[in-house]
RNA sequence: AGAGUUUGAUCAUGGCUCAGAACGAACGCUGGCGGCGCGCCUAACACAUGCAAGUCGAACGCGAAAGGGGGCAACCCUGAGUAGAGUGGCGCACGGGUGAAAAACACGUGGGUAAUCUGCCUUGGCAACUGGGAUAACCAGCCGAAAGGUUGGCUAAUACUAGAUAGAGCGCAAGACACUGUAAGGGUGUUUGCGGGAAAGGGUGGCGUAGUAAUACGCUAUUGUGCCGAGAUGAGCCUGCGUCCCAUUAGCUAGUUGGUAGGGUAACGGCCUACCAAGGCAAUGAUGGGUAGCUGGUCUGAGAGGACGAUCAGCCACACUGGAACUGAGACACGGUCCAGACUCCUACGGGAGGCAGCAGUGGGGAAUCUUGCGCAAUGGGCGAAAGCCUGACGCAGCGACGCCGCGUGGGUGAAGAAGGCCUUCGGGUUGUAAAGCCCUGUCGACAGGGAAAAAUGGUGCAUGCAAUAAUACGGCAUGCAAUUGAUUGUACCUGUAGAGGAAGCACCGGCUAACUCCGUGCCAGCAGCCGCGGUAAUACGGAGGGUGCAAGCGUUGUUCGGAAUUAUUGGGCGUAAAGGGCAGGUAGGUGGUCUUGACAGUCUACUGUGAAAUCCCCGAGCUUAACUUGGGAAGUGCGGUAGAUACUACAAGACUAGAGUGCCGGAUGGGUGCGUAGAAUUCCCGGUGUAGCGGUGAAAUGCGUAGAUAUCGGGAGGAAUACCAGAGGCGAAAGCGGCGCACUGGACGGCAACUGACACUCAACUGCGAAAGCGUGGGGAGCAAACAGGAUUAGAUACCCUGGUAGUCCACGCUGUAAACGAUGGAUACUAGACGUGGUGGGUCUUGACCCCUGCCGUGUCGAAGUUAACACGAUAAGUAUCCCGCCUGGGGAGUACGGUCGCAAGACUAAAACUCAAAGGAAUUGACGGGGGCCCGCACAAGCGGUGGAUCAUGUGGUUUAAUUCGAAGCAACGCGAAGAACCUUACCUGGGCUUGACAUCCCAAUGAAUAUUUUUAGAGAUAGAAAUAGGCUCGCAAGAGACAUUGGAGACAGGUGCUGCAUGGCUGUCGUCAGCUCGUGUUGUGAAAUGUUGGGUUAAGUCCCGCAACGAGCGCAACCCCUGUCUUUGGUUGCCAUCAUUAAGUUGGGCACUCCAGAGAGACUGCCGUCGUCAAGACGGAGGAAGGUGGGGAUGACGUCAAGUCCUCAUGGCCCUUAUGUCCAGGGCGACACACGUGAUACAAUGGUAGGUAUAGAGAGUAGCGAAGUGGCGACACGGAGCCAAUCUCAAAAAGCCUAUCUCAGUUCGGAUUGAAGUCUGCAACUCGACUUCAUGAAGUUGGAAUCGCUAGUAAUCGCGGAUCAGAACGCCGCGGUGAAUACGUUCCCGGGCCUUGUACACACCGCCCGUCACACCAUGAGAGCUGGCUCAACCAGAAGUCGUAUCUGCUAACCGCAAGGGGGCAGGCGCCGAAGGUGGGGCUAGUGAUUGGGGUGAAGUCGUAACAAGGUAGCCGUAGGGGAACCUGCGGCUGGAUCACCUCCUU
Repeated sequence: AGAGUUUGAUCAUGGCUCAGAACGAACGCUGGCGGCGCGCCUAACACAUGCAAGUCGAACGCGAAAGGGGGCAACCCUGAGUAGAGUGGCGCACGGGUGAAAAACACGUGGGUAAUCUGCCUUGGCAACUGGGAUAACCAGCCGAAAGGUUGGCUAAUACUAGAUAGAGCGCAAGACACUGUAAGGGUGUUUGCGGGAAAGGGUGGCGUAGUAAUACGCUAUUGUGCCGAGAUGAGCCUGCGUCCCAUUAGCUAGUUGGUAGGGUAACGGCCUACCAAGGCAAUGAUGGGUAGCUGGUCUGAGAGGACGAUCAGCCACACUGGAACUGAGACACGGUCCAGACUCCUACGGGAGGCAGCAGUGGGGAAUCUUGCGCAAUGGGCGAAAGCCUGACGCAGCGACGCCGCGUGGGUGAAGAAGGCCUUCGGGUUGUAAAGCCCUGUCGACAGGGAAAAAUGGUGCAUGCAAUAAUACGGCAUGCAAUUGAUUGUACCUGUAGAGGAAGCACCGGCUAACUCCGUGCCAGCAGCCGCGGUAAUACGGAGGGUGCAAGCGUUGUUCGGAAUUAUUGGGCGUAAAGGGCAGGUAGGUGGUCUUGACAGUCUACUGUGAAAUCCCCGAGCUUAACUUGGGAAGUGCGGUAGAUACUACAAGACUAGAGUGCCGGAUGGGUGCGUAGAAUUCCCGGUGUAGCGGUGAAAUGCGUAGAUAUCGGGAGGAAUACCAGAGGCGAAAGCGGCGCACUGGACGGCAACUGACACUCAACUGCGAAAGCGUGGGGAGCAAACAGGAUUAGAUACCCUGGUAGUCCACGCUGUAAACGAUGGAUACUAGACGUGGUGGGUCUUGACCCCUGCCGUGUCGAAGUUAACACGAUAAGUAUCCCGCCUGGGGAGUACGGUCGCAAGACUAAAACUCAAAGGAAUUGACGGGGGCCCGCACAAGCGGUGGAUCAUGUGGUUUAAUUCGAAGCAACGCGAAGAACCUUACCUGGGCUUGACAUCCCAAUGAAUAUUUUUAGAGAUAGAAAUAGGCUCGCAAGAGACAUUGGAGACAGGUGCUGCAUGGCUGUCGUCAGCUCGUGUUGUGAAAUGUUGGGUUAAGUCCCGCAACGAGCGCAACCCCUGUCUUUGGUUGCCAUCAUUAAGUUGGGCACUCCAGAGAGACUGCCGUCGUCAAGACGGAGGAAGGUGGGGAUGACGUCAAGUCCUCAUGGCCCUUAUGUCCAGGGCGACACACGUGAUACAAUGGUAGGUAUAGAGAGUAGCGAAGUGGCGACACGGAGCCAAUCUCAAAAAGCCUAUCUCAGUUCGGAUUGAAGUCUGCAACUCGACUUCAUGAAGUUGGAAUCGCUAGUAAUCGCGGAUCAGAACGCCGCGGUGAAUACGUUCCCGGGCCUUGUACACACCGCCCGUCACACCAUGAGAGCUGGCUCAACCAGAAGUCGUAUCUGCUAACCGCAAGGGGGCAGGCGCCGAAGGUGGGGCUAGUGAUUGGGGUGAAGUCGUAACAAGGUAGCCGUAGGGGAACCUGCGGCUGGAUCACCUCCUU
C1' cells in the first nucleotide's frame, strides 16, 4: 500500500466481498511447563447453608460454670471480677456489590458560594461550679406454640436533668472607625448598650497522707469533657460550556414565569403557602417518543475521526417493589425502623419470620463465565490508652490455554539416498539427512538435598538521653541492645542423579492468497468470504501422499474500527452515471465595495492556574528475559486568569462613488389585459344548373346518393383559427406569446452623467404565477375528436386503416398544481485567444446610398485556442479559473409505494419509510454481429432462355413399421445411388443354435515329444471339431553323452482379444462458408483505454488487382504467376505409328522413306507489346491492327485467418472407462433383401424431331496372364466348343451410337410403353430357395407431358448419343472417365437468395434461432389493510387513604426530675382532628407491541399458459404528464420532449 467482482474487451460511476488489528468472548479439533493478568456481557430472576461490623472493663452496675486445690463435712480458696448479657460511648453513612432507573447540573470541564455545614484530626484560647430524679441488667410473678410481651420491686454511670458562671453566633437600638467597591440606601470587620444559651474534674498510672482494710483526700502524669477562633478533610447548593437518535413529535406551560409577605432548610431558591401581575420556553429544535449510567480511558485509524465505557481509578444512582420518616457530624441508611404490595418459609391457625446487585455456593436463564479454600503474616479500616479483637476489604492458594509473555518437545554427524508410503513418461522422482546407525547435551518435567526475600513495626525486658515533676516514681519523646511474629511455603532460587528418555497439533493448498498430484464420486454427495466449483479424466466435493502457514495452540462464528475519499472539516459530487427546486418575489439567516479614526469581541503572542492517579509516549530501574512492576520526564491539542499586538473579520463614528438605484432623451418589441373589426377556408341551410354515381383504401367495405348526392353557381347562418410576411428573427421570470385597429399597462436596451451614497447578492419558512389533461357552475359548439358504434385487416385485433361520433377542445368565473415544466446545465459577481453570422441601438468615415467599411454596448447563433471532462462533448450565453448563497444525491429492486400528516369537490398532489431480495443496476465509448436502416458492388442470385424434378412403373437410399435379427454410422444447405469402387456363403459388425477358454493372433517360462511342414484316405457330426490311418520329409554343433535353434502338445500366469462406450478427452483426414477477397503483423503515430490508423477516401479490377491521395512506412498468409492438360508453330527422334513421292499387296501387307499425321522430349508464342479515343500526362477502359490464340485464351490441380464442440473411436492411431469360460473366438443356418406407408436421388417412358426392319459412315479414352481371348464351329439366343495372338502405339475386348439412305407404322393406350407374371434355359460359383445376372417364348400393368412447389445450365456449355474403367467368381439404371452431334438467351440489377466494402441505430455478444414485457396458474417468503382480541407505557378527572412529617389544643388519658408546704402549675408523652400522601379502584383518552377470518399489492423460484409491448425505422418511432378504454403486455385522445431512423428542402458554419 491494495485486491476480486458488472463487459466480448475498455474507461469511468457504483455497490458487494477480501487481505489488517482488536475482544470480559463462545464453538470444533488438539494440548508439555512456568510467570503475569482476567473470569454471569443473559434473569436488577429466585435463593438452602456458612461467613461478610464490631469494639471499649482505662465510662457503669451486675456476674457464672467446668476444671484445680484445701477441708471429716458444711464449705473455703482458685478459676475470676474471667466468660456472659445489659446501660453507656464510638463505629455501623466507610469498606464491598450492581448498573435497574435517569437525557438530568447525572457526568466532564472551568468558575461561584459575601447563600452553607463539617464527627474523628491539627492548632490557638478559655473553662469544667452547685444539685437532683430515674432506668436496663438483676429478682419475683403472669401471658404466648413461637417471636416476644407485660406487672411489681432493687441499682450505677462519661446515661438523663435543674441552677450558676462565661457571653460566641443571633435579635434590638443606633453612633463611630477601618476596609472593600456593588445593580443597590450594598457587604465585611472592630467598637458601645440591652436581651439571651454550656460542661464529665470523669477514668487510669505513680507518689504522699489517713485508715487494719475497703476506701477517702492531696500532688502529679496522661486520657477524656464544654465553649470560642483558625486550619485540614469531607459534603451541600448555584452557574458558563460540552454531552445519542426521531420533525412521519410543532407548539408546550397555572406553581407555570416574576413580584410582595410568611413558612421551611445547614444554606439560596415557587422549595412550600397566601396575595398581585401575565408572564416563561421553542425551528440555535421547546414539548413528546426511543435508547443509554457519565468520565479518565479502551479498540481502531497516518491523522481528523469512528465504535465502545469489562477488569483499574473518579463521580452518580440503586439495595425484593413502592412510599415515609427517625437517629446522627453525616442516611431518608445493602447486612436499621415503620407502612403498603408481590413472593417464600414457620405455625399449636391465634399469629410470626425473611430480603446474597457482600464472599463462597444452589437452582434457573443462556452459546457462555470459577472454590460453600487458607490467613489476618503484609497493606488498609473500625473500636480501644494499649495488648488486642473484628475485617469474604485485602494478602494468598484452587479451577479455566480466556488473554498476554517466556521456555521446551533435542543437538551434531549420517547416502546403501534403506524399507514402507505416494506418484510415474516405468527410466525414475518424492517423502529425505528425514529415519535407522554413531557421537553428544541436559532446559522443562521426575527424584534427592540445600534454601531465601517479603519482617517493618508493635509490645515486653534492659540501657542511655531529653522535657516535665517534689521525685531516680508513673507516664511521654528519642536512641540502642535482646528474645519474639509468615497464610502463601519447604515456595522462588541453587546443587546433584538418571536418561533422548515423558512432551505437536490445527488450518489451508482454483483466483484474491503462500502451498499439487493420485484415487473415489458423476449437477449426486457435497463445497462456498466474493467470483464460483460438481452433469466420467474435478489442483474447488470426500480420502490419500506431498506441500504451505501458524504453533501449545490452530481454525470457525459473533462484534468493532480499518481498508471506505462508500457522508468527503481534512477529503466527494449533481449536462448524459444517483443528484438543479417548473418559474419568480421575498422574511429570518449566510455573505458583502473604497478610505480614515476609535475600541479590542473574534484572532495572534507571552506568562500563569488547572487539566486527579493510573493509562499512552520518551529515558531509566527491578524480577535470568519478556509480559509485568516501578522512578523521572514529556504530553494531555481543553477551560480560566493577567499583560500585550491591532493586519484581517465583527463593532462604533466619519467620508467616498466604481456596486445598486433615481432622473432626462431615444428608438425596438407575437410582453400583458379589455373592447371592436376584416378576409380566406370548412360545415350547415335555401335556391338554380345537372345526372349516376360519390366517398374511401394497399385492396375493400361500412357510409352518402334517383326522395337527385358528388360537381358547379348565387344567397344566408354560425363557430373556431389567423395562409403569405415568417427567419435557430423578436418579447417575456418561467409557463408562454402571431390578422388588423383602439384604450390601459409591464419590462429590457442605447445615449447623457444631474441626484442618492453600499441602499447589495443569495434565500429555509412564506407568497404569487404555472402547458396539456381533468373537476365545478353557466354559456357556446363550425372543424377536430378520448369513449362508443360499424366496416376492414388478422390465427385473434378490445389496435394500427376507413365511415361515423359524445365528452372535450372555445368563452366567463372558480378549483387542480403536475409534464422529457429540458439547455435533462440554480442565482449573482469578476477574470481568461480568436473567426464568421444575425436582431436592437450608438459613434467614426463618407460621391448621401436599397451603399460599403471600421468600431462600442445589449441580445441571439455556429466553429474554435488554452483549459476542463470517464468519454461524448463544453469552450466569454463555460461544463474553464475563483468567491458567496440556496436546492439536491449516496448500489439496484421493493417505491416515489405503505402508514401517518397537510392540501384538494374528486382525480389526486406534497411529505415519505421498512421488512425482504439481488451482486450487480447504470454512463460513455470500442470491436463485432444483427436491422421488415442507408449507399456501392458481385454471383445461373433474379431476369431472359433450354431441359428437368414433383404425377406413372421400376431401381436405389432414408424414415417409419415389423422382426429372434432386420448390425452400425450419416440429419437443413453441407444426411438420404452417402461410408458401400459392388451383403447368395465369406464379407458381417446383427440374430438363433452348437463349440473353445492363455485363447483365431504376439512375447516370455516350465515339461514332454521330435523335426517343422506338406499331401492323401477314412469314421462320427450341420459344421466347428474329435478319432483313426498312410505317404513324403527328416535341422545345427559335437567322437559321444548332450547342448542349441525351431515346431507341436500339455501346463501356470503375466497377457492376448474387443467393429464394446466416449468424435463433447484427442491425432490424422474430410465437409462447409468459398476460389469468396479477404485475414494479419512489425515499427511509427493518435487515443487514459478497449482500440484506431495502415486496410478508409477518389478511380480501377475477376481480385486488399493496380494507380493517385493520405500519419503512416513496410511486411506476411491469401489473389495473380510458377505446375499439368488443351489450342498454333518450330526443332529432335521414327517402332508397334504414318504414307507425299518410288515399287509392291487383298490389305502401309512388304521394300523404302520420316515430308505429313501421330507419339513424346525440347523450345517459340500473348506482354494491353503496337495504333487511336477517353481517363488526373496515372492505373486502366473502349475500339482497331497483326495473330492459331487478346486482354486470366479454355479446363484442372492449388482452398488464407477462421466458423460450425460440423463428420469420423466402424479405415487407421490414441487417453480414459468397461468385458475377460465373454461384450473375446470358431462354426452352421438365418438376417442386413421384411412392407400399410412417407421422402430423396435416378432409370425408362408417355411417342411421328418417333417406333420397327434393312443397308451404310465416322470416335476418343481405357482395360487385359487366376487375364483379354481372335479366327472358325454349334445354338433363335444367353452361351458353348475352340484356342491363334497378346505382359500390349504390334494381339484382344471392339460392334461405337445418335447420324445418313430406304421401307413401314398414321395418332391409337397403338408396331408407343415396357412393368408384372408363366414356362424353358445360359453363365458364375462348394452352393443362385430365402437372395444373382443374362437369354428365348409367352404375358403386356401404370403411363397421353404431370398441382402447389422446385432443380441444373452462359459454349464446345445445356440437351442428346453411345463407348470404356474401377470394385468384382458372379452381380450397375449408381459412380469415375471418354469422345460424337450440338443449341437458345442474358434488356438489366427493382425484387428473392448468398456474399464483399463503407456508413448508421442497438437494451444483442451463446451475438435476431438474440434480448425481453405483463396478466394468469403453482410453491415459498416478508409486508400493508382488516370486524376485532390480548398486553405494555402514559395522560387528565374522580374515589380512596396506610405509615409518616407538619399543623392544631376549645378535647381526652397518662406523667420521675423544675416551681410549690399542699392543692396544683409548668413541661412532656399518647390519643383525636386537619393538609399532604404510596398501593389500590372507576370510567374515559393517547401511544405502542403481539395476534386475527379475509384481503391488497410486492419479492423469489432450470425447463407451465396467453400473447409479443420494448431494444433495429422493433415492423404504428419511442418516451413524459393527464384522461378514457381494454384478458394482458398495452391502445387512443390532448399538450410536451428527442434521450427518433431515413430521405428531401431550408438555414448556418468549415475547407
Molecule: small-subunit ribosomal RNA
Organism: uncultured delta proteobacterium